[in-house]
RNA sequence: CUCAUGCAGAGUGGCCGAGGGCACGGGCCCGAUGACGCCACGGCAACCGAGCCGGCGCAAUGCCGGUUGACCGGUGCCAAUUCCCGCCCCGAGUCGCGGGGGACAUGAG
Numbered sequence: 001c002u003c004a005u006g007c008a009g010a011g012u013g014g015c016c017g018a019g020g021g022c023a024c025g026g027g028c029c030c031g032a033u034g035a036c037g038c039c040a041c042g043g044c045a046a047c048c049g050a051g052c053c054g055g056c057g058c059a060a061u062g063c064c065g066g067u068u069g070a071c072c073g074g075u076g077c078c079a080a081u082u083c084c085c086g087c088c089c090c091g092a093g094u095c096g097c098g099g100g101g102g103a104c105a106u107g108a109g
Stems, first nucleotide, its partner, number of pairs: 001109006011041005019030003024086004042078003047074003050068007082103001087101005
């Protein structure tokens, strides 16, 4: 940089000790009934690869569907829609609202 996905899902114990929820701002939440973070074990998910089954195809190192899970491998994740909004566009009933994009996050190249 490109593509795909992002309203679902997922806990216990120990340590730490005051903040945290991606950056900034505005909200709204979480937090000494100890958050956040770290460790251990556990869990969620089929994103990529791999194995198995079926179908398509002349065939392939191809395509589609299903399946095997963390005791198959590589990631990721386990409060709230990416917690909501703020930037741009469209629709409106000037606020509020809805849709699309952008930005952000994760995976693959």
Record summary
SAM riboswitch aptamer (S box leader) from a soil metagenome, 109 nucleotides, folded computationally. The RNAcentral record of the sequence draws on MGnify.